[in-house]
């Protein structure tokens, strides 16, 4: 200097004018509002609502069965499907990245196309033996019978690999080494797992984001939760029921338990206002200590959105940022690059609605730091 990789920060500033919402103060008033002044007024994702919690209600006794979720190990956390560290597998020269990462000897299912054959496999070509036929008498034959998984071809995958023994040709049929599987012992680690030595039968396909098995977890609904106040109305008809019990609760179902006089349908009518919940929290920041880290802890410090048809905006000026072009000027052998001025253009994604922790997705641009590789110079 170039290429790359990981993590973090930022998301224009100031002022004028006009405008919006909550709150406070003041004024007017026909008590419903209006006006003036002042304070404050969106985000890194406020988004998607995909997970996990707080909070609220449902009267949580208990048993059984379903249903759903999670899935290497050890930690972190209020909790998680999140985060950290490590293990194993895969990719990259490397920094680093990726993994929906339990079980396929419990059982069942499935494996397209191609191919002769796709799961206790399979003779299409080939190889070998025999029969038959032909002739040039040791060769040929897409004729028949049998042997064979060495070789070819198909496929994502063809039932271990290499070498030898063996054989008519072959074959873990047998042997050596290697890979892999199972198993015993020793050593290291909290553990996933790793390393070493030995033994066994010779070999075992994939798929569990297919059923299933194993281990662990899960009650339901959600701030339109839920509560207080105010206000309005008109009932009628049918069916069913009060110990021979309707209906309801224990919020998947069921057993069981409990409450129990109303309930269901049709028709007609009324209301749709105010307030609480409502923002101070697993809170932010700084420093010290513990920890590899996620994080924890002590002290200090900061602290002002709460709308409800739903406010947080518009415009102008100056400065700053980015891009393109032109001019001037400097550094360097060069590639390349710094600064100044002028003109033109650009500035994203998006927007609270009970509150937090995550994940995922969107985004014009800018800045910083660690690390890796290549090249050059000293």
């Nucleotide at each position: 200097u170039g290429a790359g990789u990981u993590g973090g920060c930022u998301a224009g500033a100031c002022g004028g004018c006009c405008g919006c919402g909550u709150c406070a103060g003041g004024g007017c008033c026909u008590c419903g509002g209006c006006c003036c002044u002042g304070c404050c007024g969106a985000g890194g994702a406020a988004c998607g609502u995909c997970c996990g919690g707080g909070c609220u209600c449902c009267a949580c006794a208990g048993g059984g069965c379903a249903a759903g979720g999670u899935g290497g190990u050890g930690g972190g956390u209020a909790a998680c499907g999140c985060c950290c560290a490590c293990c194993c597998g895969g990719g990259g020269u490397g920094a680093c990245c990726c993994g929906c990462g339990g079980g396929a000897c419990a059982g069942u299912g499935c494996c397209a196309c191609a191919g002769a054959a796709a799961a206790c496999a399979g003779a299409c070509c080939g190889c070998c033996g025999g029969a038959g036929c032909g002739c040039u008498u040791g060769c040929g034959c897409a004729u028949c019978c049998g042997g064979u998984a060495a070789g070819g071809g198909u496929g994502a995958a063809a039932c271990g690999g290499u070498g030898g023994u063996g054989u008519a040709a072959g074959a873990g049929a047998c042997c050596a080494c290697c890979a892999g599987c199972g198993u015993g012992c020793c050593g290291g680690g909290u553990g996933a797992c790793c390393g070493g030595c030995g033994c066994g039968g010779c070999u075992a396909g994939g798929u569990a984001a297919a059923c299933c098995c194993c281990a662990c977890c899960u009650g339901g609904a959600g701030c339109a939760a839920g509560g207080u106040c105010a206000g309005a109305c008109a009932g009628a008809g049918u069916g069913u029921g009060u110990u021979c019990g309707a209906g309801g609760g224990c919020u998947g179902c069921u057993c069981g338990c409990c409450c129990g006089a109303g309930c269901a349908c049709u028709u007609g009518g009324g209301u749709a206002g105010a307030c609480c919940g409502c923002u101070g929290g697993a809170g932010g920041c700084g420093u010290g200590c513990g920890g590899c880290a996620a994080c924890g802890u002590a002290c200090g410090u900061c602290g002002u959105a709460g709308a409800u048809g739903g406010a947080u905006g518009g415009u102008c000026g100056u400065c700053g940022c980015c891009c393109g072009c032109g001019c001037g000027u400097g550094g360097g052998u060069a590639a390349c690059u710094g600064c100044g001025c002028g003109c033109g253009g650009g500035a994203a994604c998006a927007g609270a609605a009970c509150c937090c922790g995550g994940c995922g997705u969107a985004c014009c641009g800018g800045c910083c730091a660690g690390c890796u590789c290549a090249u050059c110079c000293g």
This is a predicted structure of a 378-nucleotide RNA (Bacterial RNase P class A) from Sanguibacter sp. TS_SC_8.
The prediction has a mean pLDDT of 76.
The sequence is in RNAcentral, with records from ENA.
The organism belongs to Sanguibacter, within Bacteria.
The gene name in the source record is rnpB.
Rfam family: Bacterial RNase P class A. About the family: Ribonuclease P (RNase P) is a ubiquitous endoribonuclease, found in archaea, bacteria and eukarya as well as chloroplasts and mitochondria. Rfam links the family to the GO terms ribonuclease P activity, tRNA processing and dimeric ribonuclease P complex.